This is a predicted structure of a 385-nucleotide RNA (Bacterial RNase P class A) from a soil metagenome. Rfam family: Bacterial RNase P class A. About the family: Ribonuclease P (RNase P) is a ubiquitous endoribonuclease, found in archaea, bacteria and eukarya as well as chloroplasts and mitochondria. Rfam classes the family as a ribozyme. Of the family's consensus pairs, 91% are formed in the model. Its mean pLDDT, the model's own confidence on a scale to 100, is 75.

[in-house]
RNA sequence: GGCGGUCGCUCCGCGGGGCCCCUCGGGGUCCGCGCGGAGAGGAAAGUCCGAGCUCCCACGGGCAGCAUGCUCGCUAACGGCGAGGCGCGGCGACGCGACGGAAAGUGCAACAGAGAACAGACCGCCGGGCUCCUUCGGGGGUCCGGUAAGGGUGAAACGGUGCGGUAAGAGCGCACCGCUCCGCCGGCGACGGCGGAGGCACGGCAAACCCCAUGCGGAGCAAGACCAAAUAGGGAGGCGGUACGCGGGCUGCCCGUCCCGCCCCCGCGCCGGCUCGUCCGGCGUGGGGCCAGCUUCCGGGUAGGUUGCUCGAGGCCGGCGGCAACGCCGGUCCCAGAGGAAUGACGGCUACCGGCGUUCGCGCCGGGAUACAGAACUCGGCUUA
Numbered sequence: 001g002g003c004g005g006u007c008g009c010u011c012c013g014c015g016g017g018g019c020c021c022c023u024c025g026g027g028g029u030c031c032g033c034g035c036g037g038a039g040a041g042g043a044a045a046g047u048c049c050g051a052g053c054u055c056c057c058a059c060g061g062g063c064a065g066c067a068u069g070c071u072c073g074c075u076a077a078c079g080g081c082g083a084g085g086c087g088c089g090g091c092g093a094c095g096c097g098a099c100g101g102a103a104a105g106u107g108c109a110a111c112a113g114a115g116a117a118c119a120g121a122c123c124g125c126c127g128g129g130c131u132c133c134u135u136c137g138g139g140g141g142u143c144c145g146g147u148a149a150g151g152g153u154g155a156a157a158c159g160g161u162g163c164g165g166u167a168a169g170a171g172c173g174c175a176c177c178g179c180u181c182c183g184c185c186g187g188c189g190a191c192g193g194c195g196g197a198g199g200c201a202c203g204g205c206a207a208a209c210c211c212c213a214u215g216c217g218g219a220g221c222a223a224g225a226c227c228a229a230a231u232a233g234g235g236a237g238g239c240g241g242u243a244c245g246c247g248g249g250c251u252g253c254c255c256g257u258c259c260c261g262c263c264c265c266c267g268c269g270c271c272g273g274c275u276c277g278u279c280c281g282g283c284g285u286g287g288g289g290c291c292a293g294c295u296u297c298c299g300g301g302u303a304g305g306u307u308g309c310u311c312g313a314g315g316c317c318g319g320c321g322g323c324a325a326c327g328c329c330g331g332u333c334c335c336a337g338a339g340g341a342a343u344g345a346c347g348g349c350u351a352c353c354g355g356c357g358u359u360c361g362c363g364c365c366g367g368g369a370u371a372c373a374g375a376a377c378u379c380g381g382c383u384u385a
Stems, first nucleotide, its partner, number of pairs: 001350003005346003009039007016031006041372001045383002048381005053220004065216005070084005085099001086097004100211002105209002107205002122151002124147010159177006178200001179198008224307004234298006245262005263289011274277001314333008352367006
């Protein structure tokens, strides 16, 4: 890794049972019930790219920012994939490449080194002057000049190799290679090949700023949609009741307390009235205006429930087209949809592994474990394990 078994867990279907409703057909809801079916991955992961879907925003343009950066193709799309070109590495099969621009501008180059950009004479080489030595061939020291061939430093030293040339050298001259420009040919293209001209400028770094070209609105299924209690609160009425309050003061808003004014109720006192009362009115004073409603409709919203939710740029098989990525056609299959979140535990056989024996057919014994990890809207990639 494969195939059975037992017990659980989640979901679905069928059946059974309890409760409720009922137009007696049925419907809703629940289940320590029965039977049957299904139940993680190559990465379900990181959330790094690209999409679908959903909501928000949105008239167009610009700046900034980010990403990508050879060509052609594939794709819903991509920063992915395929094929090709070029460069680098490798004897090779093959592997790797942020692979646009360094004659737009700015900038950088540690250490070492004489010198790091339109450079440089440290050693060496060559010529000359002076001087010392000499075995007369020459040698040493020093100064001036020439020289970028040789040595040395460096990641990198102003084309490379060879021949000629020269005092020594130098594209100084020549051949080949490289480079630049032009033309022709091949290729869709990146690019390649051939020919000619020019002694050769234009060093490197853009995973430095920058320039150029192309692309990019934001948030995410806890998106979003629907149903919708109880309690509290908001708005509009109705009923009942009524002293059962009204208005203002402090400000972002609400409530309470407090303060002020008015209204109302009760007690006491004084005054007035006549109907002489448990009366009415006025003034003053003290206290109070408590507890608490019923009902209809509307809207927001919470808990909760439903949905989004898994049939999809889908899997498998075959054929055809294409170098391939991939596409088209036909057939066939339905393959987790849970949601504080199921996919687990035990045991058997076997592939396989180890040991021993072997008449090489095999037999016996033991193990048979497990890595990374694990769905949470869904796909295509990448990366990591």